[in-house]
Model confidence (mean pLDDT): 87 of 100. Predicted 3D model of a 350-nucleotide part of an RNA (small-subunit ribosomal RNA, central domain) from an uncultured compost bacterium. Its Rfam family is "Bacterial small subunit ribosomal RNA".
Context: one part of a larger RNA
RNA sequence: UUGGGCGUAAAGGGUGCGUAGGCGGCUUGGCAAGUCCUGUGUGAAAGGUCGCGGCUUAACCGCGGUGGGUCAUGGGAAACUGCUAAGCUUGAGUGCCGGAGAGGAUAGCGGAAUUCCACGUGUAGCGGUGAAAUGCGUAGAUAUGUGGAGGAACACCAGUGGCGAAGGCGGCUAUCUGGAAGGUAACUGACGCUGAGGCACGACAGCUGGGGGAGCAAACAGGAUUAGAUACCCUGGUAGUCCCAGCCGUAAACGUUGAGUGCUAGGUGUUGCGGGUAUCGACCCCCGCAGUGCCGAAGUAAACACAAUAAGCACUCCGCCUGGGGAGUACGGCCGCAAGGCUGAAACUC
Repeated sequence: UUGGGCGUAAAGGGUGCGUAGGCGGCUUGGCAAGUCCUGUGUGAAAGGUCGCGGCUUAACCGCGGUGGGUCAUGGGAAACUGCUAAGCUUGAGUGCCGGAGAGGAUAGCGGAAUUCCACGUGUAGCGGUGAAAUGCGUAGAUAUGUGGAGGAACACCAGUGGCGAAGGCGGCUAUCUGGAAGGUAACUGACGCUGAGGCACGACAGCUGGGGGAGCAAACAGGAUUAGAUACCCUGGUAGUCCCAGCCGUAAACGUUGAGUGCUAGGUGUUGCGGGUAUCGACCCCCGCAGUGCCGAAGUAAACACAAUAAGCACUCCGCCUGGGGAGUACGGCCGCAAGGCUGAAACUC
């Protein structure tokens, strides 16, 4: 490579948008590039293969047939692919209607709590632990009351609830703004799917400059524990955690399960919307669509399990795997301020 695979054995790209490319709905006409049939030419001989024959046999050799092509050219077929012309509405999109939501951004506001400051009350302890000690406190702490400052996070509601492509998003209000679902069927008429490169987004930690700093807390210091204790426990505590601007680009970035479309028993909960029944009305009950859970049939699977949210049955496109270690290392290249990231071997060894 062929092949076989990718939930847990090696293997789904962190996520989206999208270029080239690949693939692509229904109907009718035309063309005939692909496709198919046929004629002609050519595909030297030797070789291959089948048959017959010659050396005693075989190897070897001779004769005859046959085979061999992304080949050229002429004629023909039109189902499929393609091209072209015309049309269609179910795919896709637009409009309209009423709703849901921690989706995003900016600004403002609120209460609880911690800490600190001032003053009042008050007196000898507080704190902490398995027990202690370091620490704080008669210069009046802890506790309690009033007032103030400041930063960060938003109890209850809260829910296998919701939203987002993923990362992720949770007090309240306003403004700006993205997406999805339901209903309708007015409009466009295949405008679609995927997506190598590319571009954008991307938790935490970290980096640069400026601000901020309540609590927490790497490092660090002290107290304990211990044989030791560069730890676990305790008292402190700086980066950081927060904001603005700019980098970084990683993760158990996980559903360890790429995206899209169609098909394949049911049962039960929940969220959003609609229809029917019922009703004064809201519920209840029945049905549908979209999401999100659990159970389960066929089927699949090494088993665990998955099972209309598939890991079932199929098709399209992309990414990836090919024994363990060496190694996500070295070298080179690209990116980065750095930390490092991306790409990514071999010797050797089992």